The prediction has a mean pLDDT of 83. Transfer RNA from a Candidatus Micrarchaeota archaeon, 75 nucleotides, folded computationally. Lineage of the source: Archaea > Nanobdellati > Microcaldota. The sequence was found in a public genome assembly. Its Rfam family is "tRNA". It is annotated as a transfer RNA.
RNA sequence: GGGCUCGUAGCUCAGUCUGGUCAGAGCGUUCGACUGAUAAUCGAAAGAUCGUGAGUUCAAAUCUCAUCGGGCCCA
Numbered sequence: 001g002g003g004c005u006c007g008u009a010g011c012u013c014a015g016u017c018u019g020g021u022c023a024g025a026g027c028g029u030u031c032g033a034c035u036g037a038u039a040a041u042c043g044a045a046a047g048a049u050c051g052u053g054a055g056u057u058c059a060a061a062u063c064u065c066a067u068c069g070g071g072c073c074c075a
Stems, first nucleotide, its partner, number of pairs: 001074007010027004020058001029045005051067005
C1' cells in the first nucleotide's frame, strides 16, 4: 500500500441478507415483594439518536461514499 471482517445499553450479544410497529435479550444497576436477616426467586424501572461524518429516500442500525479504531490475510 491492497483485501476481508468487527464496532448497537455498564458488560456479552441479536437485529443488517429483504429499509417501515416504540431498537430488543441475557447479565449487571436501582426500587419493590418474599425472609428474623442474607442468598435464591418474583415484579417493576432507568439505561444505546446503532464508531464518526455525509449522501440516497416519505422513511436508514439496515443501502452508497468517506473516515476513525480493533482483528485477520496478501504484498